[in-house]
RNA sequence: CAGAAUCUGGAGAGCGGCGCACAAGAUGCGUCCACCGAAGGGGCUAACGGCGCAAUGCCGGAAAAUCUCAGGUGCAGGGACAGAGGGGU
Repeated sequence: CAGAAUCUGGAGAGCGGCGCACAAGAUGCGUCCACCGAAGGGGCUAACGGCGCAAUGCCGGAAAAUCUCAGGUGCAGGGACAGAGGGGU
RNA backbone atom coordinates (compact mmCIF):
# COMPACT_ATOMS: atom_id res chain seq x y z
P C A 1 -0.59 3.90 3.54
O5' C A 1 -0.80 2.91 2.31
C5' C A 1 -0.71 3.40 0.97
C4' C A 1 -0.69 2.24 0.00
C3' C A 1 -1.93 1.36 0.00
O3' C A 1 -2.98 1.91 -0.76
C1' C A 1 0.00 0.00 0.00
P A A 2 -4.51 1.73 -0.24
O5' A A 2 -4.69 0.14 -0.17
C5' A A 2 -4.72 -0.64 -1.36
C4' A A 2 -4.49 -2.10 -1.05
C3' A A 2 -5.60 -2.79 -0.26
O3' A A 2 -6.63 -3.27 -1.10
C1' A A 2 -3.51 -3.27 0.73
P G A 3 -8.15 -2.75 -0.92
O5' G A 3 -8.58 -3.18 0.54
C5' G A 3 -9.18 -4.41 0.78
C4' G A 3 -8.14 -5.42 1.24
C3' G A 3 -8.69 -6.65 1.93
O3' G A 3 -8.95 -7.64 0.96
C1' G A 3 -6.71 -5.80 3.00
P A A 4 -9.86 -8.92 1.26
O5' A A 4 -9.25 -9.99 0.25
C5' A A 4 -9.08 -9.66 -1.12
C4' A A 4 -8.30 -10.74 -1.83
C3' A A 4 -8.71 -12.16 -1.49
O3' A A 4 -9.83 -12.59 -2.25
C1' A A 4 -6.38 -11.98 -1.27
P A A 5 -10.98 -13.51 -1.55
O5' A A 5 -10.27 -14.93 -1.40
C5' A A 5 -9.80 -15.62 -2.54
C4' A A 5 -8.99 -16.84 -2.13
C3' A A 5 -9.72 -17.83 -1.22
O3' A A 5 -10.59 -18.69 -1.94
C1' A A 5 -7.55 -17.43 -0.40
P U A 6 -12.04 -19.00 -1.38
O5' U A 6 -11.78 -19.65 0.05
C5' U A 6 -11.09 -20.90 0.16
C4' U A 6 -10.75 -21.17 1.61
C3' U A 6 -11.92 -21.08 2.57
O3' U A 6 -12.70 -22.27 2.58
C1' U A 6 -10.09 -19.88 3.45
P C A 7 -14.25 -22.18 2.88
O5' C A 7 -14.31 -21.97 4.46
C5' C A 7 -13.79 -22.96 5.34
C4' C A 7 -13.84 -22.48 6.78
C3' C A 7 -15.19 -21.96 7.25
O3' C A 7 -16.10 -22.99 7.58
C1' C A 7 -13.49 -20.47 7.93
P U A 8 -17.65 -22.76 7.40
O5' U A 8 -18.01 -21.75 8.58
C5' U A 8 -17.86 -22.15 9.94
C4' U A 8 -18.18 -21.00 10.88
C3' U A 8 -19.51 -20.30 10.63
O3' U A 8 -20.62 -21.02 11.16
C1' U A 8 -17.82 -18.69 10.96
P G A 9 -22.04 -20.89 10.41
O5' G A 9 -22.57 -19.46 10.88
C5' G A 9 -22.87 -19.22 12.25
C4' G A 9 -23.09 -17.75 12.50
C3' G A 9 -24.20 -17.08 11.70
O3' G A 9 -25.48 -17.33 12.25
C1' G A 9 -22.29 -15.72 11.65
P G A 10 -26.70 -17.63 11.27
O5' G A 10 -26.84 -16.29 10.42
C5' G A 10 -27.29 -15.09 11.04
C4' G A 10 -27.16 -13.91 10.08
C3' G A 10 -27.91 -14.07 8.76
O3' G A 10 -29.28 -13.73 8.88
C1' G A 10 -25.70 -13.35 8.35
P A A 11 -30.37 -14.81 8.47
O5' A A 11 -31.69 -13.90 8.48
C5' A A 11 -32.04 -13.13 9.62
C4' A A 11 -32.57 -11.78 9.21
C3' A A 11 -33.79 -11.83 8.30
O3' A A 11 -34.99 -12.00 9.03
C1' A A 11 -32.21 -10.32 7.42
P G A 12 -36.26 -12.74 8.34
O5' G A 12 -36.82 -11.65 7.33
C5' G A 12 -37.31 -10.40 7.79
C4' G A 12 -37.58 -9.48 6.61
C3' G A 12 -38.55 -10.06 5.59
O3' G A 12 -39.89 -9.79 5.93
C1' G A 12 -36.62 -9.23 4.50
P A A 13 -40.92 -10.97 6.24
O5' A A 13 -41.76 -11.06 4.88
C5' A A 13 -42.41 -9.89 4.37
C4' A A 13 -42.36 -9.89 2.86
C3' A A 13 -42.85 -11.18 2.20
O3' A A 13 -44.25 -11.21 2.09
C1' A A 13 -40.81 -10.49 1.23
P G A 14 -45.04 -12.60 2.47
O5' G A 14 -44.50 -13.61 1.37
C5' G A 14 -44.87 -13.47 0.01
C4' G A 14 -46.00 -14.40 -0.35
C3' G A 14 -45.64 -15.88 -0.30
O3' G A 14 -46.77 -16.64 0.08
C1' G A 14 -46.19 -15.25 -2.51
P C A 15 -46.52 -17.83 1.16
O5' C A 15 -46.68 -19.22 0.39
C5' C A 15 -45.73 -19.66 -0.55
C4' C A 15 -46.31 -20.73 -1.45
C3' C A 15 -47.76 -20.51 -1.84
O3' C A 15 -47.97 -20.98 -3.18
C1' C A 15 -47.55 -22.61 -0.77
P G A 16 -47.96 -19.93 -4.39
O5' G A 16 -49.47 -19.46 -4.62
C5' G A 16 -50.23 -18.82 -3.61
C4' G A 16 -51.08 -17.71 -4.19
C3' G A 16 -51.61 -17.96 -5.59
O3' G A 16 -52.76 -18.79 -5.61
C1' G A 16 -50.70 -15.78 -5.48
P G A 17 -52.98 -19.77 -6.91
O5' G A 17 -53.49 -18.77 -8.04
C5' G A 17 -54.72 -18.09 -7.89
C4' G A 17 -55.02 -17.26 -9.11
C3' G A 17 -54.91 -17.98 -10.44
O3' G A 17 -56.08 -18.75 -10.74
C1' G A 17 -53.80 -15.91 -10.59
P C A 18 -55.91 -20.16 -11.54
O5' C A 18 -55.50 -19.70 -13.00
C5' C A 18 -56.40 -18.93 -13.80
C4' C A 18 -55.74 -18.46 -15.08
C3' C A 18 -55.08 -19.56 -15.91
O3' C A 18 -56.01 -20.30 -16.69
C1' C A 18 -53.61 -17.73 -15.74
P G A 19 -55.67 -21.87 -17.00
O5' G A 19 -54.51 -21.76 -18.10
C5' G A 19 -54.78 -21.18 -19.36
C4' G A 19 -53.53 -21.10 -20.20
C3' G A 19 -52.75 -22.40 -20.35
O3' G A 19 -53.31 -23.24 -21.34
C1' G A 19 -51.25 -20.65 -19.83
P C A 20 -53.18 -24.86 -21.18
O5' C A 20 -51.65 -25.15 -21.53
C5' C A 20 -51.15 -24.87 -22.83
C4' C A 20 -49.64 -24.98 -22.86
C3' C A 20 -49.07 -26.30 -22.39
O3' C A 20 -49.12 -27.31 -23.39
C1' C A 20 -47.86 -24.53 -21.41
P A A 21 -49.20 -28.89 -22.91
O5' A A 21 -47.74 -29.17 -22.33
C5' A A 21 -46.60 -29.13 -23.19
C4' A A 21 -45.33 -29.39 -22.40
C3' A A 21 -45.33 -30.66 -21.58
O3' A A 21 -44.97 -31.78 -22.37
C1' A A 21 -44.53 -28.86 -20.26
P C A 22 -45.62 -33.24 -22.05
O5' C A 22 -44.70 -33.83 -20.89
C5' C A 22 -43.28 -33.88 -21.05
C4' C A 22 -42.60 -34.03 -19.70
C3' C A 22 -42.87 -35.37 -19.02
O3' C A 22 -41.70 -35.77 -18.31
C1' C A 22 -43.56 -33.61 -17.62
P A A 23 -41.49 -37.32 -17.90
O5' A A 23 -41.66 -37.29 -16.33
C5' A A 23 -41.13 -38.30 -15.49
C4' A A 23 -40.68 -37.72 -14.17
C3' A A 23 -41.76 -36.96 -13.41
O3' A A 23 -41.52 -37.06 -12.01
C1' A A 23 -40.00 -35.50 -13.95
P A A 24 -42.65 -37.65 -11.07
O5' A A 24 -43.66 -36.45 -10.83
C5' A A 24 -43.40 -35.48 -9.82
C4' A A 24 -44.61 -34.57 -9.63
C3' A A 24 -45.85 -35.26 -9.08
O3' A A 24 -46.60 -34.33 -8.32
C1' A A 24 -46.32 -34.40 -11.22
P G A 25 -46.90 -34.67 -6.79
O5' G A 25 -46.03 -33.58 -6.00
C5' G A 25 -44.66 -33.84 -5.65
C4' G A 25 -43.82 -32.59 -5.79
C3' G A 25 -44.51 -31.32 -5.30
O3' G A 25 -44.35 -31.14 -3.91
C1' G A 25 -43.63 -30.93 -7.45
P A A 26 -45.49 -30.46 -3.08
O5' A A 26 -45.02 -28.94 -2.90
C5' A A 26 -45.74 -27.87 -3.49
C4' A A 26 -44.90 -26.61 -3.54
C3' A A 26 -43.55 -26.78 -4.22
O3' A A 26 -43.20 -25.59 -4.91
C1' A A 26 -43.24 -26.03 -2.02
P U A 27 -43.40 -25.46 -6.44
O5' U A 27 -42.62 -26.74 -7.00
C5' U A 27 -41.22 -26.88 -6.86
C4' U A 27 -40.59 -27.43 -8.12
C3' U A 27 -40.40 -26.42 -9.24
O3' U A 27 -39.22 -25.67 -9.06
C1' U A 27 -41.39 -28.37 -10.13
P G A 28 -39.14 -24.18 -9.65
O5' G A 28 -39.00 -24.39 -11.21
C5' G A 28 -37.84 -25.02 -11.76
C4' G A 28 -37.98 -25.15 -13.26
C3' G A 28 -38.39 -23.88 -13.99
O3' G A 28 -37.27 -23.04 -14.24
C1' G A 28 -39.74 -25.66 -14.73
P C A 29 -37.48 -21.45 -14.25
O5' C A 29 -38.21 -21.17 -15.64
C5' C A 29 -37.57 -21.46 -16.88
C4' C A 29 -38.55 -21.33 -18.03
C3' C A 29 -39.32 -20.02 -18.09
O3' C A 29 -38.57 -18.96 -18.66
C1' C A 29 -40.80 -21.82 -18.41
P G A 30 -38.87 -17.46 -18.17
O5' G A 30 -40.27 -17.11 -18.86
C5' G A 30 -40.37 -17.05 -20.28
C4' G A 30 -41.81 -16.86 -20.70
C3' G A 30 -42.53 -15.68 -20.08
O3' G A 30 -42.22 -14.45 -20.72
C1' G A 30 -43.92 -17.58 -20.02
P U A 31 -42.18 -13.11 -19.85
O5' U A 31 -43.71 -12.83 -19.51
C5' U A 31 -44.64 -12.55 -20.56
C4' U A 31 -46.06 -12.59 -20.04
C3' U A 31 -46.35 -11.69 -18.85
O3' U A 31 -46.60 -10.35 -19.25
C1' U A 31 -47.23 -13.83 -18.42
P C A 32 -46.28 -9.16 -18.23
O5' C A 32 -47.51 -9.20 -17.21
C5' C A 32 -48.82 -8.90 -17.67
C4' C A 32 -49.84 -9.16 -16.58
C3' C A 32 -49.56 -8.49 -15.25
O3' C A 32 -49.95 -7.13 -15.23
C1' C A 32 -50.17 -10.74 -14.88
P C A 33 -49.18 -6.12 -14.24
O5' C A 33 -49.67 -6.54 -12.78
C5' C A 33 -51.03 -6.34 -12.41
C4' C A 33 -51.35 -7.05 -11.11
C3' C A 33 -50.53 -6.64 -9.90
O3' C A 33 -50.96 -5.41 -9.33
C1' C A 33 -50.69 -8.98 -9.96
P A A 34 -49.88 -4.51 -8.54
O5' A A 34 -49.57 -5.35 -7.22
C5' A A 34 -50.59 -5.55 -6.25
C4' A A 34 -50.14 -6.49 -5.15
C3' A A 34 -48.87 -6.07 -4.41
O3' A A 34 -49.12 -5.06 -3.44
C1' A A 34 -48.74 -8.36 -4.93
P C A 35 -47.96 -3.98 -3.16
O5' C A 35 -46.79 -4.80 -2.44
C5' C A 35 -47.00 -5.37 -1.15
C4' C A 35 -45.94 -6.39 -0.84
C3' C A 35 -44.52 -5.85 -0.66
O3' C A 35 -44.33 -5.26 0.61
C1' C A 35 -44.47 -7.83 -1.95
P C A 36 -43.12 -4.21 0.79
O5' C A 36 -41.83 -5.14 0.77
C5' C A 36 -41.58 -6.06 1.81
C4' C A 36 -40.24 -6.72 1.61
C3' C A 36 -39.07 -5.76 1.56
O3' C A 36 -38.61 -5.47 2.86
C1' C A 36 -38.91 -7.36 -0.20
P G A 37 -38.07 -4.00 3.20
O5' G A 37 -36.54 -4.07 2.80
C5' G A 37 -35.71 -5.16 3.26
C4' G A 37 -34.45 -5.23 2.43
C3' G A 37 -33.63 -3.94 2.44
O3' G A 37 -32.24 -4.22 2.37
C1' G A 37 -34.39 -4.41 0.24
P A A 38 -31.26 -3.33 3.11
O5' A A 38 -29.80 -3.89 2.79
C5' A A 38 -29.06 -3.44 1.66
C4' A A 38 -28.38 -4.63 0.99
C3' A A 38 -29.32 -5.49 0.15
O3' A A 38 -28.57 -6.13 -0.88
C1' A A 38 -28.48 -6.75 1.93
P A A 39 -28.35 -5.43 -2.25
O5' A A 39 -27.14 -6.32 -2.81
C5' A A 39 -26.11 -6.80 -1.96
C4' A A 39 -25.08 -7.57 -2.77
C3' A A 39 -24.42 -6.77 -3.89
O3' A A 39 -23.34 -5.99 -3.42
C1' A A 39 -25.18 -8.81 -4.76
P G A 40 -23.32 -4.40 -3.71
O5' G A 40 -23.41 -4.32 -5.30
C5' G A 40 -22.37 -4.86 -6.12
C4' G A 40 -22.82 -4.90 -7.57
C3' G A 40 -23.24 -3.56 -8.15
O3' G A 40 -22.14 -2.76 -8.55
C1' G A 40 -24.86 -5.17 -8.67
P G A 41 -22.18 -1.18 -8.25
O5' G A 41 -23.42 -0.66 -9.10
C5' G A 41 -23.42 -0.74 -10.51
C4' G A 41 -24.76 -0.32 -11.08
C3' G A 41 -25.21 1.09 -10.73
O3' G A 41 -24.59 2.08 -11.52
C1' G A 41 -27.00 -0.41 -10.41
P G A 42 -24.39 3.56 -10.91
O5' G A 42 -25.84 4.19 -10.96
C5' G A 42 -26.52 4.34 -12.20
C4' G A 42 -27.91 4.90 -11.99
C3' G A 42 -27.98 6.20 -11.22
O3' G A 42 -27.70 7.33 -12.03
C1' G A 42 -29.61 4.70 -10.39
P G A 43 -26.93 8.57 -11.37
O5' G A 43 -28.05 9.28 -10.50
C5' G A 43 -29.22 9.81 -11.13
C4' G A 43 -30.27 10.15 -10.10
C3' G A 43 -29.84 11.10 -9.01
O3' G A 43 -29.89 12.46 -9.43
C1' G A 43 -30.95 9.27 -8.05
P C A 44 -28.89 13.52 -8.71
O5' C A 44 -29.50 13.70 -7.25
C5' C A 44 -30.80 14.22 -7.09
C4' C A 44 -31.23 14.17 -5.64
C3' C A 44 -30.36 14.94 -4.66
O3' C A 44 -30.67 16.32 -4.65
C1' C A 44 -30.88 12.80 -3.77
P U A 45 -29.55 17.37 -5.12
O5' U A 45 -28.75 17.75 -3.78
C5' U A 45 -29.40 18.48 -2.75
C4' U A 45 -29.31 17.73 -1.44
C3' U A 45 -28.04 17.97 -0.63
O3' U A 45 -28.13 19.16 0.13
C1' U A 45 -28.52 15.65 -0.71
P A A 46 -26.83 19.78 0.80
O5' A A 46 -26.56 18.84 2.05
C5' A A 46 -27.42 18.88 3.18
C4' A A 46 -26.81 18.13 4.35
C3' A A 46 -25.38 18.51 4.69
O3' A A 46 -25.32 19.69 5.48
C1' A A 46 -25.58 16.16 4.67
P A A 47 -24.11 20.72 5.29
O5' A A 47 -22.85 19.93 5.88
C5' A A 47 -22.79 19.59 7.26
C4' A A 47 -21.67 18.62 7.52
C3' A A 47 -20.30 19.06 7.03
O3' A A 47 -19.66 19.94 7.94
C1' A A 47 -20.69 16.83 6.36
P C A 48 -18.99 21.28 7.41
O5' C A 48 -17.88 20.77 6.37
C5' C A 48 -16.80 19.95 6.79
C4' C A 48 -16.15 19.26 5.60
C3' C A 48 -15.65 20.19 4.51
O3' C A 48 -14.38 20.75 4.81
C1' C A 48 -16.89 18.45 3.52
P G A 49 -13.99 22.17 4.21
O5' G A 49 -13.69 21.83 2.68
C5' G A 49 -12.63 20.93 2.34
C4' G A 49 -12.63 20.64 0.86
C3' G A 49 -12.61 21.86 -0.06
O3' G A 49 -11.32 22.44 -0.18
C1' G A 49 -14.20 20.32 -0.83
P G A 50 -11.20 24.00 -0.46
O5' G A 50 -11.61 24.12 -2.00
C5' G A 50 -10.83 23.46 -3.01
C4' G A 50 -11.48 23.62 -4.37
C3' G A 50 -11.80 25.04 -4.79
O3' G A 50 -10.67 25.72 -5.31
C1' G A 50 -13.66 23.66 -5.21
P C A 51 -10.57 27.31 -5.12
O5' C A 51 -11.69 27.86 -6.11
C5' C A 51 -11.59 27.63 -7.50
C4' C A 51 -12.77 28.22 -8.24
C3' C A 51 -13.06 29.68 -7.93
O3' C A 51 -12.21 30.56 -8.65
C1' C A 51 -15.08 28.45 -7.90
P G A 52 -11.62 31.83 -7.86
O5' G A 52 -12.91 32.71 -7.56
C5' G A 52 -13.68 33.25 -8.63
C4' G A 52 -14.99 33.81 -8.11
C3' G A 52 -14.87 34.81 -6.97
O3' G A 52 -14.50 36.11 -7.42
C1' G A 52 -16.56 33.25 -6.46
P C A 53 -13.34 36.85 -6.60
O5' C A 53 -13.91 37.09 -5.13
C5' C A 53 -13.07 37.56 -4.09
C4' C A 53 -13.84 38.47 -3.15
C3' C A 53 -15.13 37.89 -2.59
O3' C A 53 -14.89 37.10 -1.45
C1' C A 53 -15.55 40.07 -3.41
P A A 54 -15.68 35.72 -1.24
O5' A A 54 -17.20 36.15 -1.08
C5' A A 54 -17.65 36.86 0.07
C4' A A 54 -19.01 37.48 -0.19
C3' A A 54 -20.14 36.48 -0.40
O3' A A 54 -20.71 36.10 0.84
C1' A A 54 -20.18 38.10 -2.12
P A A 55 -21.37 34.65 1.02
O5' A A 55 -22.80 34.79 0.31
C5' A A 55 -23.80 35.64 0.84
C4' A A 55 -24.94 35.80 -0.16
C3' A A 55 -25.58 34.50 -0.61
O3' A A 55 -26.63 34.12 0.26
C1' A A 55 -25.04 35.82 -2.50
P U A 56 -26.46 33.00 1.37
O5' U A 56 -27.92 32.40 1.52
C5' U A 56 -28.19 31.03 1.28
C4' U A 56 -29.24 30.85 0.21
C3' U A 56 -28.73 31.04 -1.21
O3' U A 56 -29.41 30.14 -2.08
C1' U A 56 -30.49 32.55 -0.79
P G A 57 -28.62 29.25 -3.10
O5' G A 57 -27.76 30.28 -3.95
C5' G A 57 -28.36 31.08 -4.98
C4' G A 57 -27.39 31.28 -6.12
C3' G A 57 -26.77 30.01 -6.67
O3' G A 57 -27.62 29.39 -7.61
C1' G A 57 -25.07 31.62 -6.31
P C A 58 -27.59 27.76 -7.69
O5' C A 58 -26.25 27.44 -8.49
C5' C A 58 -26.06 27.92 -9.81
C4' C A 58 -24.65 27.64 -10.29
C3' C A 58 -24.19 26.20 -10.12
O3' C A 58 -24.67 25.35 -11.15
C1' C A 58 -22.51 27.65 -9.33
P C A 59 -24.94 23.78 -10.81
O5' C A 59 -23.47 23.20 -10.62
C5' C A 59 -22.56 23.17 -11.71
C4' C A 59 -21.20 22.67 -11.28
C3' C A 59 -21.19 21.32 -10.58
O3' C A 59 -21.30 20.23 -11.47
C1' C A 59 -19.80 22.82 -9.41
P G A 60 -22.01 18.86 -10.91
O5' G A 60 -20.97 18.27 -9.85
C5' G A 60 -19.72 17.75 -10.29
C4' G A 60 -18.78 17.53 -9.12
C3' G A 60 -19.15 16.43 -8.15
O3' G A 60 -18.84 15.14 -8.65
C1' G A 60 -18.38 18.32 -6.96
P G A 61 -19.81 13.90 -8.26
O5' G A 61 -19.74 13.85 -6.66
C5' G A 61 -18.55 13.45 -5.99
C4' G A 61 -18.69 13.63 -4.50
C3' G A 61 -19.88 12.89 -3.89
O3' G A 61 -19.59 11.53 -3.65
C1' G A 61 -19.84 15.12 -3.10
P A A 62 -20.74 10.43 -3.94
O5' A A 62 -21.08 9.87 -2.48
C5' A A 62 -20.06 9.24 -1.72
C4' A A 62 -20.54 8.78 -0.37
C3' A A 62 -21.72 7.81 -0.34
O3' A A 62 -21.33 6.50 -0.70
C1' A A 62 -21.87 9.39 1.43
P A A 63 -22.44 5.47 -1.22
O5' A A 63 -23.21 5.04 0.11
C5' A A 63 -22.52 4.37 1.16
C4' A A 63 -23.38 4.34 2.40
C3' A A 63 -24.76 3.73 2.21
O3' A A 63 -24.71 2.33 2.30
C1' A A 63 -24.95 5.77 3.39
P A A 64 -25.75 1.41 1.53
O5' A A 64 -26.80 1.07 2.67
C5' A A 64 -27.78 0.05 2.45
C4' A A 64 -28.55 -0.21 3.73
C3' A A 64 -29.11 1.05 4.38
O3' A A 64 -30.33 0.71 5.06
C1' A A 64 -27.58 0.03 5.85
P A A 65 -31.72 1.02 4.41
O5' A A 65 -31.90 2.60 4.61
C5' A A 65 -32.43 3.12 5.83
C4' A A 65 -32.79 4.59 5.63
C3' A A 65 -33.55 4.87 4.34
O3' A A 65 -34.95 4.73 4.52
C1' A A 65 -31.70 6.31 4.50
P U A 66 -35.79 3.87 3.41
O5' U A 66 -35.60 4.71 2.07
C5' U A 66 -36.14 6.02 1.95
C4' U A 66 -35.91 6.56 0.55
C3' U A 66 -36.27 5.62 -0.58
O3' U A 66 -37.67 5.64 -0.86
C1' U A 66 -34.15 6.56 -0.98
P C A 67 -38.39 4.27 -1.38
O5' C A 67 -37.93 4.21 -2.91
C5' C A 67 -38.30 5.24 -3.81
C4' C A 67 -37.70 4.99 -5.17
C3' C A 67 -37.95 3.60 -5.74
O3' C A 67 -39.22 3.53 -6.39
C1' C A 67 -35.67 4.18 -6.01
P U A 68 -40.13 2.21 -6.20
O5' U A 68 -39.33 1.09 -6.99
C5' U A 68 -38.98 1.29 -8.36
C4' U A 68 -37.89 0.30 -8.78
C3' U A 68 -38.36 -1.15 -8.81
O3' U A 68 -37.73 -1.84 -9.89
C1' U A 68 -36.53 -0.91 -7.33
P C A 69 -38.42 -1.72 -11.34
O5' C A 69 -37.13 -1.49 -12.25
C5' C A 69 -37.22 -1.26 -13.64
C4' C A 69 -35.87 -1.48 -14.28
C3' C A 69 -35.28 -2.86 -14.01
O3' C A 69 -35.76 -3.83 -14.93
C1' C A 69 -33.66 -1.20 -13.52
P A A 70 -36.15 -5.29 -14.40
O5' A A 70 -34.76 -5.94 -13.96
C5' A A 70 -33.72 -6.15 -14.92
C4' A A 70 -32.42 -6.48 -14.23
C3' A A 70 -32.47 -7.64 -13.26
O3' A A 70 -32.35 -8.90 -13.91
C1' A A 70 -31.41 -5.83 -12.22
P G A 71 -33.26 -10.12 -13.41
O5' G A 71 -32.83 -10.31 -11.88
C5' G A 71 -31.52 -10.76 -11.54
C4' G A 71 -31.32 -10.73 -10.04
C3' G A 71 -32.33 -11.51 -9.23
O3' G A 71 -32.05 -12.91 -9.20
C1' G A 71 -32.08 -9.39 -8.28
P G A 72 -33.26 -13.96 -9.19
O5' G A 72 -33.87 -13.83 -7.71
C5' G A 72 -33.08 -14.16 -6.57
C4' G A 72 -33.71 -13.60 -5.32
C3' G A 72 -35.06 -14.20 -4.93
O3' G A 72 -34.90 -15.41 -4.22
C1' G A 72 -35.16 -11.84 -4.79
P U A 73 -36.09 -16.49 -4.25
O5' U A 73 -37.24 -15.83 -3.37
C5' U A 73 -37.11 -15.72 -1.96
C4' U A 73 -38.40 -15.19 -1.35
C3' U A 73 -39.64 -16.01 -1.67
O3' U A 73 -39.79 -17.08 -0.76
C1' U A 73 -40.08 -13.69 -1.99
P G A 74 -39.72 -18.62 -1.21
O5' G A 74 -39.45 -19.38 0.17
C5' G A 74 -40.16 -19.02 1.36
C4' G A 74 -40.25 -20.22 2.27
C3' G A 74 -38.90 -20.87 2.57
O3' G A 74 -38.27 -20.27 3.68
C1' G A 74 -40.45 -22.51 1.88
P C A 75 -36.64 -20.13 3.66
O5' C A 75 -36.12 -21.63 3.59
C5' C A 75 -36.17 -22.47 4.73
C4' C A 75 -35.62 -23.84 4.41
C3' C A 75 -34.20 -23.84 3.85
O3' C A 75 -33.22 -23.78 4.86
C1' C A 75 -35.57 -25.22 2.51
P A A 76 -31.89 -22.93 4.62
O5' A A 76 -31.22 -23.59 3.33
C5' A A 76 -30.59 -24.86 3.40
C4' A A 76 -30.25 -25.36 2.01
C3' A A 76 -29.27 -24.50 1.23
O3' A A 76 -27.92 -24.78 1.55
C1' A A 76 -31.13 -24.99 -0.12
P G A 77 -26.87 -23.59 1.70
O5' G A 77 -26.84 -22.90 0.27
C5' G A 77 -26.24 -23.57 -0.85
C4' G A 77 -26.56 -22.83 -2.14
C3' G A 77 -26.08 -21.38 -2.19
O3' G A 77 -24.73 -21.29 -2.60
C1' G A 77 -28.34 -21.47 -2.83
P G A 78 -23.78 -20.18 -1.94
O5' G A 78 -24.41 -18.79 -2.43
C5' G A 78 -24.34 -18.40 -3.79
C4' G A 78 -25.22 -17.18 -4.03
C3' G A 78 -24.85 -15.95 -3.21
O3' G A 78 -23.84 -15.17 -3.82
C1' G A 78 -27.17 -16.36 -3.03
P G A 79 -22.68 -14.54 -2.90
O5' G A 79 -23.47 -13.53 -1.95
C5' G A 79 -24.07 -12.35 -2.48
C4' G A 79 -24.97 -11.71 -1.44
C3' G A 79 -24.27 -11.35 -0.12
O3' G A 79 -23.63 -10.08 -0.21
C1' G A 79 -26.26 -12.53 0.35
P A A 80 -22.03 -10.02 0.01
O5' A A 80 -21.82 -8.50 0.45
C5' A A 80 -22.18 -7.43 -0.41
C4' A A 80 -22.96 -6.37 0.33
C3' A A 80 -22.29 -5.83 1.58
O3' A A 80 -21.34 -4.82 1.29
C1' A A 80 -24.52 -6.38 2.08
P C A 81 -19.86 -4.91 1.94
O5' C A 81 -20.14 -5.02 3.50
C5' C A 81 -20.76 -3.96 4.21
C4' C A 81 -21.28 -4.43 5.55
C3' C A 81 -20.22 -5.00 6.49
O3' C A 81 -19.51 -4.00 7.18
C1' C A 81 -22.07 -6.46 6.42
P A A 82 -17.98 -4.29 7.64
O5' A A 82 -18.14 -5.31 8.85
C5' A A 82 -18.83 -4.93 10.03
C4' A A 82 -18.97 -6.09 11.00
C3' A A 82 -17.68 -6.84 11.30
O3' A A 82 -16.88 -6.18 12.27
C1' A A 82 -19.37 -8.39 10.83
P G A 83 -15.26 -6.35 12.20
O5' G A 83 -15.01 -7.81 12.78
C5' G A 83 -15.35 -8.13 14.12
C4' G A 83 -15.21 -9.61 14.39
C3' G A 83 -13.86 -10.22 14.03
O3' G A 83 -12.85 -9.97 15.00
C1' G A 83 -15.57 -11.61 13.23
P A A 84 -11.31 -9.86 14.54
O5' A A 84 -10.94 -11.35 14.10
C5' A A 84 -10.79 -12.37 15.07
C4' A A 84 -10.70 -13.74 14.44
C3' A A 84 -9.44 -14.01 13.62
O3' A A 84 -8.33 -14.36 14.44
C1' A A 84 -11.32 -14.77 12.43
P G A 85 -6.83 -13.93 13.98
O5' G A 85 -6.67 -14.55 12.52
C5' G A 85 -6.48 -15.96 12.33
C4' G A 85 -6.54 -16.29 10.86
C3' G A 85 -5.41 -15.70 10.02
O3' G A 85 -4.29 -16.57 10.00
C1' G A 85 -7.49 -15.29 8.97
P G A 86 -2.92 -16.20 10.77
O5' G A 86 -1.80 -16.72 9.78
C5' G A 86 -0.97 -15.86 9.01
C4' G A 86 -1.60 -15.56 7.66
C3' G A 86 -0.92 -14.43 6.91
O3' G A 86 0.12 -14.94 6.10
C1' G A 86 -3.26 -14.05 6.98
P G A 87 1.15 -14.00 5.35
O5' G A 87 0.41 -13.66 3.98
C5' G A 87 0.16 -14.67 3.02
C4' G A 87 -0.39 -14.05 1.74
C3' G A 87 0.55 -13.08 1.04
O3' G A 87 1.47 -13.76 0.20
C1' G A 87 -1.58 -12.08 1.26
P G A 88 2.98 -13.16 0.05
O5' G A 88 2.77 -11.88 -0.86
C5' G A 88 2.29 -12.01 -2.19
C4' G A 88 2.11 -10.64 -2.82
C3' G A 88 3.34 -9.75 -2.79
O3' G A 88 4.22 -10.04 -3.86
C1' G A 88 1.46 -8.52 -2.05
P U A 89 5.82 -9.81 -3.61
O5' U A 89 5.97 -8.22 -3.53
C5' U A 89 5.71 -7.42 -4.68
C4' U A 89 5.84 -5.96 -4.33
C3' U A 89 7.16 -5.56 -3.69
O3' U A 89 8.20 -5.38 -4.63
C1' U A 89 5.36 -4.60 -2.49